């Protein structure tokens, strides 16, 4: 340099033939339970889906550019 996969919550990930209020587990915080802790149970917060632009009535999802990480080739 060319090609390719990935990027969604603090972490690990789901969701992509366009349409629901963007979700789960773990973690954090609060509460219940307990003599206390852990476990268990309930709840709360946390995201403009890597960034920018475009298409569309409508984009995490499609297109272009770009950034980062991994891989293949040279």
């Nucleotide at each position: 340099g060319u090609c390719u996969a990935c990027g969604u919550a603090g972490c690990u990930c789901a969701g992509u033939a366009g349409g629901a209020u963007a979700g789960a587990g773990c973690g954090a915080c609060c509460g219940c339970c307990u003599c206390c802790u852990a476990a268990g149970c309930g709840g709360u917060a946390g995201g403009u889906c890597g960034g920018a632009g475009g298409u569309u009535c409508g984009a995490a999802u499609c297109c272009u550019c770009u950034c980062g990480u991994g891989g293949a080739c040279g």

A computed fold for a 74-nucleotide RNA from an uncultured Clostridia bacterium, annotated as transfer RNA.
It was read from a public genome assembly.